A computed fold for a 158-nucleotide RNA from a Dehalococcoidia bacterium, annotated as c-di-AMP riboswitch aptamer (ydaO/yuaA leader).
The coordinates come from a structure-prediction model, not an experiment, and the mean pLDDT is 76.
[in-house]
This record gives sequence, structure tokens and C1' cells, in this order.
RNA sequence: AUGAGUGACCGGCCUAAUCUCGAAGGGAGCAGUCUCGAUCGAGACCGGGGGACCCAACACCUUGGGGUGAAUCCUUCCCAUCACGGGAUGAGAAGGACGGGCAUACUGAACCAGCCCGAACCCGACAGCUAACCUCGGAGGCUGACUGGAUCAGCCCG
Repeated sequence: AUGAGUGACCGGCCUAAUCUCGAAGGGAGCAGUCUCGAUCGAGACCGGGGGACCCAACACCUUGGGGUGAAUCCUUCCCAUCACGGGAUGAGAAGGACGGGCAUACUGAACCAGCCCGAACCCGACAGCUAACCUCGGAGGCUGACUGGAUCAGCCCG
């Protein structure tokens, strides 16, 4: 000097997944007091589920049905298993439709282009919408740079 990894602080992204106060405890201080990660409690705010009239549905159902979430649908190819007449199920790859995200560094919106994602989990025979009401969650995963162009609105500063 360079590269890689790890930790801390600060900042940014996906997401509802954030903020504040107090208690106990730790640390610093002569003291007043300050500060701190987890734990417990409360509140604010954000998000989800259940749940009337009316409306909708009024038939189906073991190939059950439903929920969170962007995470669905279709075609082709290939592999395995079953069947072997036709095919079915699962995994993978490619493509299309459609859905979602992008760090442009105050926020939001839409347009063009580019780059990515399209998972996972839960309820347990059961749920349409739904006021009152009841109830639950506030985790986790990345990142330190080239995502660029042009525009509108709000806000802030001069």
C1' cells in the first nucleotide's frame, strides 16, 4: 500500500416491524446526576385476524377450506416415481403474462430505461363483507455503493 474477514458507531434498503416513559440492574462520578445492552411494565403510533343489520352467496365440499405475504397463472424442456391406453405427482431449467423492490441520501407520486425478487410460514374442519366489540404482532434479513434520466407536489434552508 492492497485484498479478505470480524466487531462497534453512524447512515441507507426490504418490511407493520418504530418511538417515548418508568422499574429493577450494570457502569462513571465526592455528590447532584449522567449513561447503558438484555429483562419487566405502560403509553403513543404502525400493521393483522375474528366479528351484526344491509349487501353478497345460497351451491359445493376430502382433490377440504382459510390466513399473513409482492410471492400467482400459463407454455415448453428435462429428471425421478406411479401408472403404462391417455396421463398424474414432485423437483429443476427456459420463456410469457401478471405482481413486487431498487440505497436519485427530506418525503411522496407517476413516466422511460436498467438491475433484481416472485419465498416461506400459520390455522386445524372453521371464518364473505361487516359498526360496536374482542384479539394478535412490532421480528428477521441485507448493505457502505454507483441505479440512471427527466418531471410534478409537499416540506425545509438561503